[in-house]
This is a predicted structure of a 117-nucleotide RNA (SAM riboswitch aptamer (S box leader)) from a Sphingobacteriaceae bacterium. The prediction has a mean pLDDT of 81. Of the family's consensus pairs, 94% are formed in the model. Its Rfam family is "SAM riboswitch aptamer (S box leader)". On this family, see Grundy and Henkin, Mol Microbiol 1998: "The S box regulon: a new global transcription termination control system for methionine and cysteine biosynthesis genes in gram-positive bacteria". Gene Ontology term of the family: regulation of gene expression. Taxonomically the source falls in Sphingobacteriaceae (Bacteria, Pseudomonadati, Bacteroidota, Sphingobacteriales).
RNA sequence: GAUUUAUAAAGAAGUGGCGAGAGACAGGCUCUGUGACCCACUGGCAACCCUACCUAAAAGUUAGAAGGUGCCAAUUGCUGACCAAUAAGCAUGGAGCUUUUUUUGGAAAUAUAAAUU
Repeated sequence: GAUUUAUAAAGAAGUGGCGAGAGACAGGCUCUGUGACCCACUGGCAACCCUACCUAAAAGUUAGAAGGUGCCAAUUGCUGACCAAUAAGCAUGGAGCUUUUUUUGGAAAUAUAAAUU
């Protein structure tokens, strides 16, 4: 780097450093010299690996937080990059069509963990 699986509407600070952008991509919309983003230290949140119990085993439940990650603005900040339904409109014998303008669901994408390669 790739693949697979699981999760993603909850939660979580301060100080110092740097000095202009940042929120993956596009669009809008937010944050940001009252110093964002990023880095370091301390603190914290959480419970994927982990530890303990139950269990023939697997899966799973409960508890824990020493260790390995991760995370500590906004739902993955919103929508889209596809599909289906729905709403409205048009058309109609029927099948359908349109949406810069309604709503919902599922994919996909992204992020994190573990395993395999």